Context: one part of a larger RNA
């Protein structure tokens, strides 16, 4: 100097990305306990007071109960010796302190996100992620739908639609607007295209046979081979239907008797123009938007405004007690986290052997 402890004037978060970290608090008894609330809770809320010995009422209340007594009785009642033995009221006593040590909750008060208990990255992430009860669509008629498996077979399930698969949501509470034009998916069956496959018009080869002096030409029938025309399913192509399927939910112009602003009106597109909430927010870029709040002073908080770059309704919307080693703000207490260091202990480091 490093570790790992312990103390410390005054001050008391000034420290720091953040009270990390360390303290504070703490046991039992008793008295007191707000908002809010799903009436269970919040709540050990918060905040007080007590607390050890000893003598004393008093070996007392109370338990236990030898033994014994009434009674016909193992029913029921009556005495009661011994041992446990509190709590409370007076009084006195050390100590710097009596839960004297060790174990042993610091507290409130907002606000975001997940309703809870759960569950996770075995060795950097414990959350707000997953999960969850509830909710809601969908598919499945049993040799179920689904899944593994080459078959056989198993699971599903020795279940049967109040059952079993999938997918999304995420307790409760109030609720969940609007578009089916594109993708899916569900029906639909005219007309459109359309597979092997039927078909088999036509063509080719091959020669008996025919024409010719000859080269050569023309060529039945089988054979081979090659093929138009028609006929043909789903599917696409269409007609519907379906958003808690995937998904999506406008632009310019004008217009009121001060100004602004604009319930009115034009006007182009669209499948329909975003309802109800919420909103500078875990989404807001300008942006430290504007106002209050709260501090002397506040890029964060917290209440609002709404000009949503680029909220938004089960890719759920918006509340919400209780919960939460989750994350932001404030405060009270408390401290070496600090101002600004200091001293004290072990253990290394340093010399020596």
């Nucleotide at each position: 100097c490093a570790c790992u402890c312990c103390c410390u004037a005054a001050g008391g978060a000034a420290c720091u990305a953040u009270g990390c970290a360390a303290u504070u608090u703490a046991g039992c008894c008793c008295c007191g306990u707000a908002a809010c609330u799903u009436c269970g809770g919040g709540a050990g809320a918060a905040g007080g007071g007590g607390u050890g010995c000893c003598c004393u009422g008093c070996g007392u209340a109370a338990g236990u109960g030898a033994g014994g007594c009434c009674g016909u009785a193992c029913a029921g009642g009556c005495c009661g010796a011994g041992c446990u033995g509190a709590a409370c009221g007076g009084g006195g006593u050390u100590g710097c302190a009596a839960u004297a040590a060790a174990g042993u909750g610091g507290c409130u008060c907002u606000a975001g996100c997940g309703a809870c208990u759960g569950u996770u990255u075995a060795c950097c992430a414990a959350a707000a992620a997953c999960a969850c009860a509830g909710g809601a669509c969908u598919c499945u008629g049993c040799a179920a739908a689904c899944a593994c498996g080459a078959u056989a077979g198993u699971g599903g399930a020795u279940g049967u639609a109040u059952a079993g698969g999938g997918u999304c949501u995420g307790a409760c509470g109030c609720c969940u607007g609007c578009c089916c034009g594109g993708u899916g998916c569900u029906g639909g069956a005219a007309g459109g295209u359309u597979a092997a496959c039927c078909g088999g018009a036509g063509g080719a080869g091959u020669u008996a046979g025919c024409c010719g002096c000859a080269a050569g030409g023309c060529a039945a029938a089988g054979c081979u081979u090659u093929g138009a025309a028609g006929g043909g399913a789903a599917g696409c192509c269409c007609c519907a239907g379906u958003a808690a399927a995937c998904g999506g939910c406008g632009g310019c112009c004008g217009u009121a008797a001060c100004u602004a602003u604009a319930a009115c009106g034009g006007u182009c597109c669209u499948a329909a123009g975003g309802u109800a909430g919420c909103g500078a927010a875990a989404u807001u870029c300008c942006u430290u938007g504007u106002c209050g709040g709260g501090u002397a002073a506040g890029u964060u908080c917290c209440g609002a405004c709404c000009u949503g770059c680029a909220u938004g309704a089960a890719u759920g919307g918006c509340g919400u007690a209780a919960c939460g080693a989750c994350u932001g703000g404030a405060g009270c207490g408390c401290u070496g986290u600090c101002u600004c260091a200091g001293g004290g202990a072990g253990u290394g480091a340093c010399u020596c052997a």
Predicted 3D model of a 353-nucleotide part of an RNA (large-subunit ribosomal RNA, domain IV) from a wastewater metagenome. The RNAcentral record of the full RNA draws on SILVA. The coordinates come from a structure-prediction model, not an experiment, and the mean pLDDT is 87. It matches the Rfam family "Bacterial large subunit ribosomal RNA".